[in-house]
RNA sequence: CCGUGCUAGGCGGGGAGGUAGCGGUGCCCUGUACCUGCAAUCCGCUAUAGCGGGGCUGAAUUCCCGCCCGCGGCCCGUCGCUGUGGGGUCGGUUGUCGCGUAAGCGGCGUUGAAGGUCGGGUCCCGCGCAACGAAAACUCGUGAACCCCGUCAGGUCCGGAAGGAAGCAGCGGUAAGCGAGCCAUUUCGUGUGCCGCGGGGUGGCUUGGCUGGAGUUGGCUGCUCGGUAGCGCCCGGAGCGGCGUUGUCAACGGCGGGUGCACGG
Repeated sequence: CCGUGCUAGGCGGGGAGGUAGCGGUGCCCUGUACCUGCAAUCCGCUAUAGCGGGGCUGAAUUCCCGCCCGCGGCCCGUCGCUGUGGGGUCGGUUGUCGCGUAAGCGGCGUUGAAGGUCGGGUCCCGCGCAACGAAAACUCGUGAACCCCGUCAGGUCCGGAAGGAAGCAGCGGUAAGCGAGCCAUUUCGUGUGCCGCGGGGUGGCUUGGCUGGAGUUGGCUGCUCGGUAGCGCCCGGAGCGGCGUUGUCAACGGCGGGUGCACGG
């Protein structure tokens, strides 16, 4: 130096989180680099820090160390958006409601405003009238096997006869009751009334007369004040995204260096 066969090692790494700490399962970033039992109400270990089983590769482009680069994550700061707890405001703003005002528009008004005054109505009480309803009276009808009336066929009773007596059915009429009617009459009642009389009467509304002699109204817009709701504002905290940066961890990649054993030639 070459060949053959082994072994160490390798067959992904990292972040957060969890943990006394280490690793794994799970989540995330990178990236393509064996299989499998256990495992977040965790699994297995102890600074030599997963415990096991199987397979491939194997001393170098592949293993180890150092340096460089920096995908990405975490902490911090800032900006924006979303949503949340609290506060406060009515010369920051918007909507809405209310009192007021009467600038503009409008309505009414010399065919007479506001005001004043007299009276009426609405309202309350009493009485009456009407209406409505009910009842009574009245009229008609119906209505009693017998215990209502009249007449009483037949039949029954008394009598020698003449003639009498009681009396069912039927007929007629009535009582209680039932039904219908009822111009008018009487009584009672009332969530009825274009009614009448009398009395009362604060205010509102309305109406008429007299006076008065130009305003009145507050519908719309505007304005002041107040209430309420929303947005803006302040404080706190949460989520997402962008930017920045001190620090921290860091994949992939690049450069350099280092590193076994046996046999044979």

Bacterial large signal recognition particle RNA from an Actinomycetota bacterium, 265 nucleotides, folded computationally. Model confidence (mean pLDDT): 76 of 100. Its Rfam family is "Bacterial large signal recognition particle RNA". Rfam classes the family as a non-coding RNA gene.